RNA sequence: GGAGUCGGCCAGACAGCCGCCGCGCCACGGCGCAGAGGAAAGUCCGGGCUCCACAGGGCAGGGUGCCAGGUAACGCCUGGGCGCUAUAAGUCGAAAGACCCAAGGCGACGGACAGUGCAACAGAAACAUACCGCCGAUGGCUGGCCGCAAGGCCAGAUCAGGCAAGGGUGAAAUCGUGCGGUAAGAGCGCACGGCCGCGCCGGCAACGGCUGCGGCGGGCAAACCCCACCCGGAGCAAGGCCAAAUAGGCAGACGAUGAGGCGGCCCGCUGAGUCUGCGGGUAGGCUGCUCGAGGCGGUGAGCGAUCACCGUCCCAGAUGAAUGGCUGUCCACGACAGAACCCGGCUUAUCGGCCGGCUCCCCUU
RNA sequence: UGCCGGGUCAUCUAAUGGUAGGAUAGUGGACUCUGAAUCCACUCAUCUUGGUUCGAAUCCAAGCCCGGCAG
Repeated sequence: GGAGUCGGCCAGACAGCCGCCGCGCCACGGCGCAGAGGAAAGUCCGGGCUCCACAGGGCAGGGUGCCAGGUAACGCCUGGGCGCUAUAAGUCGAAAGACCCAAGGCGACGGACAGUGCAACAGAAACAUACCGCCGAUGGCUGGCCGCAAGGCCAGAUCAGGCAAGGGUGAAAUCGUGCGGUAAGAGCGCACGGCCGCGCCGGCAACGGCUGCGGCGGGCAAACCCCACCCGGAGCAAGGCCAAAUAGGCAGACGAUGAGGCGGCCCGCUGAGUCUGCGGGUAGGCUGCUCGAGGCGGUGAGCGAUCACCGUCCCAGAUGAAUGGCUGUCCACGACAGAACCCGGCUUAUCGGCCGGCUCCCCUU
Repeated sequence: UGCCGGGUCAUCUAAUGGUAGGAUAGUGGACUCUGAAUCCACUCAUCUUGGUUCGAAUCCAAGCCCGGCAG
């Protein structure tokens, strides 16, 4: 310098005029300060806050799922392990292509020897199975030959059987290749390779390694399930206060042998009225409301996520609901989109621009 | 603003992991002098995108759309 890849940041700028919401000051005419986002979105997770009991025990139900760490917590983040995968470079090659594959990308990644279940069609068989096929060692059968006889030898495949190599089916067929072995075969034996379990070594662990020992039928748990861990329920229309209205009316059901409540059930706790239907009255305001796991800068610890300490700053708070409009100048010509109790994430939408890390290649010194 | 429920032909619906079926409607034909009815044939769909699985309308995730409830 080039190529690839990953991450972070910004989100038109400036000026003038006219408006809007909130706060402060005031001479009530005005003046000053502040005013959307990286996603404010989807509401998919997690927490704070509030009420229900101080949130307790069990069952049911739900969620999460390699390991370690971070955190208020998480399904998030960081680091590591394992598996899958892509491109450049490299190697082989005439080419097609193959091998090896950097930084990277992706992974709902516990368990299929706890049990139950599923696998359409095809196929013999998806579980203990034989359609085509192979065999004639064993027991028979048939035929031939030898033998006085007992019996022996040879041939056949049509019986009892043996086999799972080959063919064929399928998404998947009992570990793969080779050699030995056998009647034919088979992990039956051996070599190399693969997988599982045990042992030893390294590592906190996931996991990795080994001339060790033993053994080989798979798939699905985003099927039920098992194991480990976590979860009480509801949501600011939560909840609190003030004011207004009024008659606690009629009917039914239950109740100290425990109604009702603790928003699934039981235990447990509490302990007097409760529930349903009909009819009637009223329906306005305040609060919760923004200072917070907060922003910015620095130092230190850590590979990192993150944490600790110091300094500094206050940065929307409406309730028919503000954050806008016009003009001028400039440029790279401006995307997606707008708070409504508040945070941490994830996901989705997004014109452009800037910066940095890593890997590979080339050049120069 | 919060909390729930649901998306299959044009419409209503079925399929509980194994060839997406039925009714109405539509089109063409037969029958009829014509129309209706009837009969025969045909067309048309799993909201979208990924994932799990041999295989997905069905199971899982994200998105899109529609509906309901709460003062």
Two RNAs folded together computationally: RNase P RNA and transfer RNA, 436 nucleotides in total. The prediction has a mean pLDDT of 77.